[in-house]
Notes
Predicted 3D model of a 77-nucleotide RNA (c-di-GMP-I riboswitch aptamer) from a Nitrospirota bacterium. The sequence was found by an Rfam model in a public genome assembly. Its Rfam family is "c-di-GMP-I riboswitch aptamer". Rfam links the family to the GO term cyclic-di-GMP binding.
RNA sequence: UUUCCGAAAGGGUAAACCCUUAGAAAUGGGGGGGCGCAAAGCCAAUGGGUCCUGGAACGGAUGGCCUGGCUGCCGAA
Numbered sequence: 001u002u003u004c005c006g007a008a009a010g011g012g013u014a015a016a017c018c019c020u021u022a023g024a025a026a027u028g029g030g031g032g033g034g035c036g037c038a039a040a041g042c043c044a045a046u047g048g049g050u051c052c053u054g055g056a057a058c059g060g061a062u063g064g065c066c067u068g069g070c071u072g073c074c075g076a077a
Base pairs, nucleotide, nucleotide: 005075006074012037013036017032018031019030020029021028022027035064041070042069043068047066048065049062050061051060052059
C1' cells in the first nucleotide's frame, strides 16, 4: 500500500407512523419521526422475486427482498 474483516473514533443515513403533495394505482417528493443500516452511497442495472394497472401483451413501482456491477470514510483484533 492492497485485500479480507468490522472494534474504536469522527460522522452519515432514515423504517413504521403523522401532515402535505404528485400519481389510475403500486408508489414517489417535502416536513416531522427513528426501526434499523459498514455501503440502507450510485446504477431498474446482471439474474430473480414481490406489488400496481390490465383480458393479455406492453407499461409502471419496489434495489431498506435476494443476487450483480461501480465508487467510498476509519484502521483495533